Model confidence (mean pLDDT): 81 of 100. A computed fold for a 72-nucleotide RNA from Tepidimonas alkaliphilus, annotated as transfer RNA.
[in-house]
RNA sequence: CCCGCCGUAGUUCAAUGGAUAGAACGGCCGCCUCCUAAGCGGCAAAUCCAGGUUCGAUUCCUGGCGGGGGGG
Numbered sequence: 001c002c003c004g005c006c007g008u009a010g011u012u013c014a015a016u017g018g019a020u021a022g023a024a025c026g027g028c029c030g031c032c033u034c035c036u037a038a039g040c041g042g043c044a045a046a047u048c049c050a051g052g053u054u055c056g057a058u059u060c061c062u063g064g065c066g067g068g069g070g071g072g
Base pairs, nucleotide, nucleotide: 001071002070003069005067006066007065010025011024012023013022018055027043028042029041030040031039048064049063050062051061052060
C1' cells in the first nucleotide's frame, strides 16, 4: 500500500428490511433459608460515528473511527 471480515446490554452472542432490539452469564430488589450458596419472581441495562436510500435501517450504500486477519 491492497483485499475482505467484525463492531448490538458490564461480558458472550442472536435478530439481516417491519411487532416493545432478545437470550445466557453478571448487577440490583424481593421471596425462600438460622445465615450463605442454590432455587423462584421482578427491575435496570445496548445497535461505533456522520451522511444517503426507503413509507420504514441493527440490517442496504458511501465516508470515517476502532479491532483482529490475509496479501505485497
Its Rfam family is "tRNA". It is annotated as a transfer RNA. Rfam links the family to the GO term triplet codon-amino acid adaptor activity.
The organism belongs to Tepidimonas, within Bacteria.